RNA sequence: AGAGUUUGAUCAUGGCUCAGAUUGAACGCUGGCGGCACGCCUAACACAUGCAAGUCGAGCGGUAGCAGGGCUAGUAGCAAUACUAGUUGCUGACGAGCGGCGGACGGGUGAGGAACACGUAGGAACCUGCCCUCAAGCGGGGGAUAACCAAGGGAAACUUUGGCUAAUACCGCAUAAUCUCGAGAGAGAAAAGCUACCCGCAAGGGCGGCACUUGAGGAGGGGCCUGCGUCCGAUUAGCUAGUUGGUGGGGUAAAGGCCUACCAAGGCGAUGAUCGGUAACUGGUCUGAGAGGACGACCAGUCACACUGGGACUGAGACACGGCCCAGACUCCUACGGGAGGCAGCAGUGGGGAAUAUUGGACAAUGGGGGCAACCCUGAUCCAGCGAUGCCGCGUGAGUGAAGAAGGCCCUCGGGUCGUAAAGCUCUUUAGGUUGGGAAGAAGUUUAUUUGUUUAAUAGACGAGUAGAUUGACGGUACCGACAGAAUAAGCACCGGCAAACUCUGUGCCAGCAGCCGCGGUAAUACAGAGGGUGCGAGCGUUAAUCGGAAUUACUGGGCGUAAAGGGCGCGUAGGCGGUUAUAUGAGUGUGGUGUGAAAGCCCCGGGCUUAACCUGGGAAGUGCACCGCAAACGAUGUAACUGGAGUAGAUGAGAGGGUGGCGGAAUUUCCGGUGUAGCGGUGAAAUGCGUAGAGAUCGGAAGGAACGUCAAUGGCGAAGGCAGCCACCUGGCAUCAUACUGACGCUGAGGCGCGAAAGCGUGGGGAGCGAACAGGAUUAGAUACCCUGGUAGUCCACGCUGUAAACGAUGAGUACUAAAGGUUGGUAGGGGAACCUAUCAGUCUUGAAGCUAACGCGAUAAGUACUCCGCCUGGGAAGUACGGCCGCAAGGUUGAAACUCAAAUGAAUUGACGGGGGCCCGCACAAGCGGUGGAGCAUGUGGUUUAAUUCGAUGCAACGCGAAGAACCUUACCAGGGCUUAAAUGUAAGUUGCAUAGAUCAGAGAUGGUCUUUUCUUCGGACUACUUACAAGGUGCUGCAUGGUUGUCGUCAGCUCGUGCCGUGAGGUGUCAGGUUAAGUCCUAUAACGAGCGCAACCCCUGUCGUUAGUUGCCAUCAAGUAAUGUUGGGUACUCUAGCGAGACUGCCGGUGCAAACCGUGAGGAAGGUGGGGAUGACGUCAAAUCAUCACGGCCCUUACGUCCUGGGCUACACACGUGCUACAAUGGCCGGUACAGAGAGCAGCCACUACGCGAGUAGGAGCGAAUCUAUAAAACCGGUCUCAGUUCGGAUCGCAGUCUGCAACUCGACUGCGUGAAGCUGGAAUCGCUAGUAAUCGGAUAUCAGCCAUGAUCCGGUGAAUACGUUCCCGGGCCUUGUACACACCGCCCGUCAAGCCAUGGAAGCUGGGGGUACCUGAAGUCGGUGACCGCAAGGAGCUGCCUAGGGUAAAACUAGUAACUGGGGCUAAGUCGUAACAAGGUAGCCGUA
Repeated sequence: AGAGUUUGAUCAUGGCUCAGAUUGAACGCUGGCGGCACGCCUAACACAUGCAAGUCGAGCGGUAGCAGGGCUAGUAGCAAUACUAGUUGCUGACGAGCGGCGGACGGGUGAGGAACACGUAGGAACCUGCCCUCAAGCGGGGGAUAACCAAGGGAAACUUUGGCUAAUACCGCAUAAUCUCGAGAGAGAAAAGCUACCCGCAAGGGCGGCACUUGAGGAGGGGCCUGCGUCCGAUUAGCUAGUUGGUGGGGUAAAGGCCUACCAAGGCGAUGAUCGGUAACUGGUCUGAGAGGACGACCAGUCACACUGGGACUGAGACACGGCCCAGACUCCUACGGGAGGCAGCAGUGGGGAAUAUUGGACAAUGGGGGCAACCCUGAUCCAGCGAUGCCGCGUGAGUGAAGAAGGCCCUCGGGUCGUAAAGCUCUUUAGGUUGGGAAGAAGUUUAUUUGUUUAAUAGACGAGUAGAUUGACGGUACCGACAGAAUAAGCACCGGCAAACUCUGUGCCAGCAGCCGCGGUAAUACAGAGGGUGCGAGCGUUAAUCGGAAUUACUGGGCGUAAAGGGCGCGUAGGCGGUUAUAUGAGUGUGGUGUGAAAGCCCCGGGCUUAACCUGGGAAGUGCACCGCAAACGAUGUAACUGGAGUAGAUGAGAGGGUGGCGGAAUUUCCGGUGUAGCGGUGAAAUGCGUAGAGAUCGGAAGGAACGUCAAUGGCGAAGGCAGCCACCUGGCAUCAUACUGACGCUGAGGCGCGAAAGCGUGGGGAGCGAACAGGAUUAGAUACCCUGGUAGUCCACGCUGUAAACGAUGAGUACUAAAGGUUGGUAGGGGAACCUAUCAGUCUUGAAGCUAACGCGAUAAGUACUCCGCCUGGGAAGUACGGCCGCAAGGUUGAAACUCAAAUGAAUUGACGGGGGCCCGCACAAGCGGUGGAGCAUGUGGUUUAAUUCGAUGCAACGCGAAGAACCUUACCAGGGCUUAAAUGUAAGUUGCAUAGAUCAGAGAUGGUCUUUUCUUCGGACUACUUACAAGGUGCUGCAUGGUUGUCGUCAGCUCGUGCCGUGAGGUGUCAGGUUAAGUCCUAUAACGAGCGCAACCCCUGUCGUUAGUUGCCAUCAAGUAAUGUUGGGUACUCUAGCGAGACUGCCGGUGCAAACCGUGAGGAAGGUGGGGAUGACGUCAAAUCAUCACGGCCCUUACGUCCUGGGCUACACACGUGCUACAAUGGCCGGUACAGAGAGCAGCCACUACGCGAGUAGGAGCGAAUCUAUAAAACCGGUCUCAGUUCGGAUCGCAGUCUGCAACUCGACUGCGUGAAGCUGGAAUCGCUAGUAAUCGGAUAUCAGCCAUGAUCCGGUGAAUACGUUCCCGGGCCUUGUACACACCGCCCGUCAAGCCAUGGAAGCUGGGGGUACCUGAAGUCGGUGACCGCAAGGAGCUGCCUAGGGUAAAACUAGUAACUGGGGCUAAGUCGUAACAAGGUAGCCGUA
């Protein structure tokens, strides 16, 4: 310090999530030791049991118990003495009681409380036991009462009556330094003793101490008042009757409406009163760079409370945790009449809860209460116990050790890794164990003694010293030593990214994981396990919570044109802010000082525990508050001025600014009349509608309403909404010019007030046109729409409401400053100045610099630079919804949530793709033509169906005469049946056998099995063969969505990219665009691009011309020979041809156009002319395109079978549908006869001349040729004849008979031949295909595969040989540019709403059930206060009675709030439901806003 997540990618906005630190925690797994801390956050729920506040005999009367002593008596004993009984308060002491002090501290808890409760700083009208200082006293009397005794009541708690007694209990009297009251005179007011010691026989005295009374101070403590600070809600806006103040009185320790009577009518509140919710506050704690935010356990200060509510008493102090009274709830006891209780003290129990400890020890220390003291009490406290709850420290060993052991895991099978890790060897002993020693924490207290002060004193008291004695819960603890032995001690989480760490196996959208993004559908580094690794470590993870990151509430430190966000507009109140000069003041401000800001904590420097945590000393800090000085710039206030801001007066000007009244013409409609006749109207096309009762058209006239053409504009005016014929009246604002005046009078503006399009509402008018609703006609699958014909509200006017709009510049108002250029409106000034130019002011528009902006863009009219004020925003949805308030006649408006849900939603720009967007261009794409398919029959392929099987694959173009260039067996993968268990190939190792092989024969469908015969080499090791076992095989089984390779397609379309540079924050762009041109990203020009690559073209092959070389098997012009005839022969190599090498074509030349590239020309030349024709050649990529069945290959699967062998069958089935073809339908033809002309390719298990036979397919002989030599009749064509338009002399399917050939074998299931038979079909609906020249069409020939062939297929070859193209509007496909986009799986996209189903939260709701508070009335305990008081008391006074107030209770009506509810409303969410298609492209009717 950041990171992940919206997108195909980008930048921005914006939320969600993570990494950090922390905790009084809890849960899961695990767990060795110690130190220091901490430990009911929930039920302020209820509590059994024990303990937590007593003490003083030196205040008192006393003596129940204990101990001792005395006295009396008795027993035992010689006695000392011992024991027993009685008695005695004599002593130590002490139960109960009177009395004093303390139970107001300490300890607990956080319910209540939003308040002077707390914090901080101050104040005046107060109190203060014990303590300290000072002053003055402490004299003398009195009457009671508990205890006790006696008698009663009661179960108990307890209580009544009578009697006795004491005090430091109580009451007078005296005294009064002082105190209180009073102006004063004056009046009033106290007290208590006890005791050590000394003297004394005693009485008593002395002295000290502790008490007591009064007063004045102090210290510490407390009460009261004030300023400031102190949570959320305005969907709480008004609150208040003792309320605010005054006077008199009362009351208190004390000021005060604190209380009361009277008087006045105040007081608080937008700087948030009142009300509601929540909460003890602070020092501080956690976090954070800080500012802040959250919290308020432990420790410390304060407050409040003590079962709930009320009340007082006592007291210095309480309205009292372990006191009292009353009421209530609850629990317990009871003899039913009555009583008792209060753990939010320490332990502990139940309950609640995710969750929090022992019914421990001790007063040794610290502190507290009482006491003269010793002492006693003390669950305060100090310790121990339990808990990894936290922080800190230590350990679980160290060194060496490679055969890199075994084993695990992985593996490319080589190895790697766990891993020096282990074992082994050599050491050490912390902690733990055993054993021995052993502190500090202790100061005091007491005894004796020495001494000082006080004193009459050697008492006593206080202080110092010495010597003894004595006090430790923790605890035999900390600590120190000895002994043995590596011995007793490691886990948890994670390993897809964020985020350190990777493999295997299992699983197969299952099981599961997940903080976010997201993993899992057969190769999961994401699930589960394992190996390995990473992190932390006696802990580690998870959950919860807080801060941080989050600048995501922004003071530090954000925004508002389009992302959320400027109010629709103005006027203006409060408030905020405010020009220039001088001066005064000093509240703000700055600076200095003083006080305070508790301690602890944090920080710094030291010290103590072996270290640390922890403890401790000092310092700093505590940014605050208050007070006292100083300064006077700024801001403030006062005063005095100024003119620049603002305003007033004058002159001029422009304008659809507003209101009222009047006037006008054009047009529509209606009505009247004329002319006139059959249609009009309307649409994409129609129909409804109107019209022969005379429409429409046309002419004239009349009525009525609404809106104002041209001018007109990028124009003007207005605050906005908005404003448009002309004239008049009334009226607001603005601009300019010139001077004068006022003198900051200004800006903004929460609330408030006003204005405010359209629609809508009310009342009354008006109503021509238009026109929601509605009706009809069309369209459509439907059409409650778009289109058409009608048409009501409304639109118009007056008055009144409503108050909203995409009320937009999506841009609040004001002021100042900051380059230019061009237009335009209205002024003013200058130039002679009409035009025009220049300057300037006020508007308005375009471009644009700097700057700003996420970008788009803005840019003096800012979205720039600054200032002032207001409004508004804080993820999307739910929702501008619900509830509540306010407004409205209503419609509705305004203010305005939450639960729940998602991980996004959004802006701008980029690249694509797409559009029923646009532009340009190309292609047999259309058009123009020629011939087909679709109809028939057959062939072939596919679907479907069937079947035991009809093997498998290919499925829009780009599957379907495709894989298959040959299914009768084989092929063959399929089916039925019969067999084998390893065939064939290849080894290795081990074992066994002595054969193997060949022949014959039998069974069988065959595979196979049986039988017989035959029968090796050897150096004796074996070779060789066969069999068995193991490894190793085999699989056309699955996955083409794991793959390689190959292929199709867009497409032979012209595209696809890179380097460097430049532009952009970036994705990306530029280049590659633009203007031309081309078949072409072909080339040229221009150009922030310059170059380059893969494609295009060319290079390659065939073909077209020529030359040259070479002539055999080719050829034959010339010469010769020969034949019936033939290059047949000699010969020749000229020609043709063959096949090598060359030439040739390049827009090279000419003319025209053009900058050029290039194009044009019936140009020339040339065999060929603008790529000459054809082929091969297929860029980056797309389609998870095709193929695991060509082959290869990962993974999975089968192994007496999914392998393999064999026989037979099937792939050839057949109601049907489709594709591709063949043959036809005929005369451009069929048939018969005759006559010509090719090219290419093939051939020895072959092609086959020729001869013979056969009607023929063929057969039997048999030359030639491994081929430029031999083999094969080219056909259409041409010549002649015949047929004469018909189901034919067309057509040939189908069927019958007879044959031929191939083959082991033609039944399923071959081809061919002959004879016979002679089907459909007369040119083919919608639709659709091919082709632009040697092409289509048509004619035959050849080859591969192949025994044969279902070939009409495929691939080649030549023969004959056309027509047409105006052109690019349209269909299809493609390319480039541009535009829109909510698409990016990319339009086969995205996406909206109802309905149906499930789940979830929520609103309304007849009602039902609670809760807190207020109001009114009734009742009213205890108690204070007031009155009274015939009874008690000597009295003081009291009992009693009574009045006011009042806790609680009751009743009543209303409001608020919470829960629940039949039913009901919408909302959200949920892979594959229904209906449509609203939006996104011109989304197919542009969309959207407001309203009905």